Predicted 3D model of a 98-nucleotide RNA (c-di-GMP-I riboswitch aptamer) from Faecalibacterium sp. An121.
Of the family's consensus pairs, 95% are formed in the model.
Its mean pLDDT, the model's own confidence on a scale to 100, is 77.
The RNAcentral record of the sequence draws on Rfam.
Rfam family: c-di-GMP-I riboswitch aptamer. Its family is annotated with cyclic-di-GMP binding in the Gene Ontology.
């Protein structure tokens, strides 16, 4: 130095749930809490997921002789918001053993 992990674990980290604070929403921050976790440690390239206020797009609806354009809508769809404790893949690494 590279490579695996029966078995342990000072220390690390924190799932659900509760408290408050941000947000339309998914989440997320704080603090309690512990379900896990040897990369649950950084980053977030891919694919997955989760949300649709704002916008786009389309649809519907009233307007008009008729249409467009503008308006409205508790309508569908999209991510540019997320999430990474779904899963590849990138980077860095502690203790014991082989």
């Nucleotide at each position: 130095u590279g490579a695996a992990u029966c078995a342990u674990u000072u220390g690390g980290c924190a799932a659900a749930c509760c408290u408050g604070c941000a947000g339309a929403a998914a989440u997320g921050c704080a603090g309690g809490g512990g379900c896990g976790c040897a990369a649950a440690g950084c980053a977030u390239g891919a694919a997955g997921c989760c949300u649709u206020a704002c916008g786009u797009g389309c649809g519907c609806g009233g307007a008009u002789c008729g249409a467009a354009a503008g308006c409205g809508c508790a309508g569908c769809a999209c991510a540019a918001g997320g999430u990474g404790g779904u899963u590849c893949g990138g980077c860095u690494g502690c203790a014991a053993u082989u």